The prediction has a mean pLDDT of 82. The part of an RNA shown here (small-subunit ribosomal RNA, 3' major domain) has 461 nucleotides and comes from a Candidatus Uhrbacteria bacterium.
[in-house]
Context: one part of a larger RNA
RNA sequence: AGACGGGGACCCGCACAAGCGGUGGAGCGUGCGGUUUAAUUCGAUAUUAAGCGAGGAACCUUACCUGGGCUUAAAUCAUAGCUGCAAAUCCUCUGAAAAGAGGACUCUUUCGAAGGUGCUAUGAAGGUGCUGCAUGGUUGUCGUCAGCUCGUGGCGUGAGCUGUUCCCUUAAGUGGGGUAACGAGCGCAACCCUUAUCUCGUGUUACAAGUGUCACGAGAGACUGCCCGGGCAACCGGGAGGAAGGUGAGGACGACGUCAAAUCAGCAUGGCCCUUACGUCCAGGGCGACACGCGCGCUACAAUGGCCAGUACAAUGGGUUGCCAAACCGCAAGGUGGAGCUAAUCCCUUAAAGCUGGUCUCAGUUCGGAUUGAGGUCUGCAACUCGACCUCAUGAAGUUGGAAUCGCUAGUAACGGCCAAUCAGCCACGUGGCCGUGAAUACGUUCUCGGGUCUUGUACU
Numbered sequence: 001a002g003a004c005g006g007g008g009a010c011c012c013g014c015a016c017a018a019g020c021g022g023u024g025g026a027g028c029g030u031g032c033g034g035u036u037u038a039a040u041u042c043g044a045u046a047u048u049a050a051g052c053g054a055g056g057a058a059c060c061u062u063a064c065c066u067g068g069g070c071u072u073a074a075a076u077c078a079u080a081g082c083u084g085c086a087a088a089u090c091c092u093c094u095g096a097a098a099a100g101a102g103g104a105c106u107c108u109u110u111c112g113a114a115g116g117u118g119c120u121a122u123g124a125a126g127g128u129g130c131u132g133c134a135u136g137g138u139u140g141u142c143g144u145c146a147g148c149u150c151g152u153g154g155c156g157u158g159a160g161c162u163g164u165u166c167c168c169u170u171a172a173g174u175g176g177g178g179u180a181a182c183g184a185g186c187g188c189a190a191c192c193c194u195u196a197u198c199u200c201g202u203g204u205u206a207c208a209a210g211u212g213u214c215a216c217g218a219g220a221g222a223c224u225g226c227c228c229g230g231g232c233a234a235c236c237g238g239g240a241g242g243a244a245g246g247u248g249a250g251g252a253c254g255a256c257g258u259c260a261a262a263u264c265a266g267c268a269u270g271g272c273c274c275u276u277a278c279g280u281c282c283a284g285g286g287c288g289a290c291a292c293g294c295g296c297g298c299u300a301c302a303a304u305g306g307c308c309a310g311u312a313c314a315a316u317g318g319g320u321u322g323c324c325a326a327a328c329c330g331c332a333a334g335g336u337g338g339a340g341c342u343a344a345u346c347c348c349u350u351a352a353a354g355c356u357g358g359u360c361u362c363a364g365u366u367c368g369g370a371u372u373g374a375g376g377u378c379u380g381c382a383a384c385u386c387g388a389c390c391u392c393a394u395g396a397a398g399u400u401g402g403a404a405u406c407g408c409u410a411g412u413a414a415c416g417g418c419c420a421a422u423c424a425g426c427c428a429c430g431u432g433g434c435c436g437u438g439a440a441u442a443c444g445u446u447c448u449c450g451g452g453u454c455u456u457g458u459a460c461u
Base pairs, nucleotide, nucleotide: 001461002460003458004457005456007455008454009453010452011451012450013449015445016444019408020407021406022405023404026299027298028297029296030295031294032293033292034290035289042053043052064285065284066283067282068281069280070279076124077123078122079121080120081119082118089104090103091102092101093100094099107115108114126274127273129272130271131270135268136267137263138262139261140259142257147186148185149184150183151182152181153162154161155160166177167176168175192251193250194249195248197220198219199218200217201216202215203214223245226239227238228237229236230235288427301401305360306359307358308357309356310355311354317348318347319346322341323340327336328335329334367398372393373392374391375390376389377388378387414437415436416435417434418433419432420431
């Protein structure tokens, strides 16, 4: 100087408390461990792994296993040689395919063996093989915490200290006062984006009209500016006006560093290793196994509910190998159909909870839907291993969950649906967004956890 303390002082945070809803019990989905397996590819492992890489494993993907092939190879380049044979294409045979065997067909030319193609040889290849403890790049975490440093000066033999401590204040090393310090940098804040109000402009395809809604641009507006009180000041408390008030709300943005944290399998890359194989092609299987343990979710256990009928109100988005209307067929999944749309025009697209009426009457039920049987639809070369959906039948566990534990302070939690990426299809109950309905509580900082500043002790560095 740090680090640590079941030392002290001060301060903060959904940290506790006050509340609301969950998890832990059940069934299912999904990931992980373990076990099994020919293989169940690999990585990630307290917080900071476990719906994570994967924003989509039937083949492909795919890296794993079994079996069958190839060896300058799937692709590209250079040099040399050979050649119009061959290769490619077509046919036949073997085969699961890849591939192999046989047959047919056979270049251009300003004719210089010039060009193209194929084969052979050589040199380059290829490797999701190892090392993230050789690395770049990127990322997590402490943490959006308020810190981390430097120049000159001063102090100290020196390590170092001072500045950055102190008092007040702030979300903030934010600002004010003081001060052997005076300044500065990276962080904070602001500048950027979205949103709430208004003005102006432009309006098609939006809207019944037109100083309106809406869309797209440009600007205005909020600064403790004004008033009162406190205070030396910074600032704090209250008020007015205002759409908005003291950072208005949200996002992007993450200092010096820590964990030899993560990633050689996204990419790049040093070194090492393989080279008729650890490369590469193909078929089938596996990544989907299942005495068990864990994480994250979905659906429930019902009456603030289930079912039936009627009826109302969104926003974000996507669409030409696409979105697919009307009409018709089918109980339905879906099919036929073909209008419109390269989209503020057409389509996806009827939002659902809600409201109105009816029924059920507390039961393992008209709750709950797992599981299983049968019949279908769709995608796709192909749904056995291993797809989704529909109909009929079947109707399991489950009556609110032990110890323990998580999220959330406002348009938030909770509840309800909608859209999108990926994508032929989909194991999505995941993820990222969007709107609808819309709370309760915070006395307070003693305690738990984490963090910051100063100080004190130390057998630690």
It was read from a public genome assembly. Taxonomically the source falls in Candidatus Uhriibacteriota (Bacteria, Bacteria candidate phyla).